RNA sequence: GGGUCAGUAGCUCAGUCGGUUAGAGCACAACGCUUAUAACGUUGGGGUCGGUGGUUCAAGUCCACCCUGACCUA
Numbered sequence: 001g002g003g004u005c006a007g008u009a010g011c012u013c014a015g016u017c018g019g020u021u022a023g024a025g026c027a028c029a030a031c032g033c034u035u036a037u038a039a040c041g042u043u044g045g046g047g048u049c050g051g052u053g054g055u056u057c058a059a060g061u062c063c064a065c066c067c068u069g070a071c072c073u074a
Stems, first nucleotide, its partner, number of pairs: 001073007010026004019057001028044005050066005
């Protein structure tokens, strides 16, 4: 240099053929329970879905370019 794949919450990940609120587990906070802690239960906070532009009535999802990482190859 060429090619393939990945990027969604602090972490690990789902998200169907583009469609009706952006989710789960763990973690965190508060409360309950307990003499207390853990465990358990309830509730809550936390995201501009890697970036910019485009297509569309509508984009996490499709297209182009860029960034980052992994792997293959010369």
Record summary
The RNA shown here (transfer RNA) has 74 nucleotides and comes from a Candidatus Magasanikiibacteriota bacterium. Model confidence (mean pLDDT): 81 of 100. It matches the Rfam family "tRNA". Rfam classes the family as a transfer RNA. It was read from a public genome assembly.